RNA sequence: GCCGACUUAGCUCAGUGGUAGAGCAAUGCUUUUGUAAAGCAAAGGUCGUCGGUUCAAAUCCGACAGUCGGCU
Repeated sequence: GCCGACUUAGCUCAGUGGUAGAGCAAUGCUUUUGUAAAGCAAAGGUCGUCGGUUCAAAUCCGACAGUCGGCU
């Protein structure tokens, strides 16, 4: 230099155009003499950034940034 994949909650990941979710972690409550375990509840997201397409974009298109891999 060229090519490809990935970027969504604190972490690991779903979600292929129509209200953003799960597990774990953390918080509160119940239970216990107490802790752990278990159960319940609530919270936590400008979906990497900027533009475009569309009535409507996490999702489609482009550019850029970052991470990883391959080729040279």
A computed fold for a 72-nucleotide RNA from a bacterium, annotated as transfer RNA. Its Rfam family is "tRNA". The family's RNA type in Rfam is transfer RNA. The coordinates come from a structure-prediction model, not an experiment, and the mean pLDDT is 83.